[in-house]
RNA sequence: GUGGCCAUCGGGGAUGGAGUCCCCCGCAACCGCCCGUUGGGCUGAUGACUCCUGCCGAACC
Numbered sequence: 001g002u003g004g005c006c007a008u009c010g011g012g013g014a015u016g017g018a019g020u021c022c023c024c025c026g027c028a029a030c031c032g033c034c035c036g037u038u039g040g041g042c043u044g045a046u047g048a049c050u051c052c053u054g055c056c057g058a059a060c061c
């Protein structure tokens, strides 16, 4: 100096916040889907569950 493993710590999982669980990463993890792709179209605030906020639709007062 390089590679692997373990521990600790930190970070990440397509748009906000919190809790729990799961997975991933150590400058990497991560940066949605479709099509006829210099352009056009579509879904969702979650990795999953619950709650809050925001957004969309419907009904009632």
Base pairs, nucleotide, nucleotide: 009026010025011024012023013022016052017051018050019049020048021047032042033041034040035039
The RNA shown here (Fluoride riboswitch aptamer (crcB RNA motif)) has 61 nucleotides and comes from a Phycisphaerae bacterium. Model confidence (mean pLDDT): 82 of 100. Of the family's consensus pairs, 100% are formed in the model. The sequence was found by an Rfam model in a public genome assembly. NCBI's taxonomy places the organism under Bacteria, Pseudomonadati, Planctomycetota, Phycisphaerae.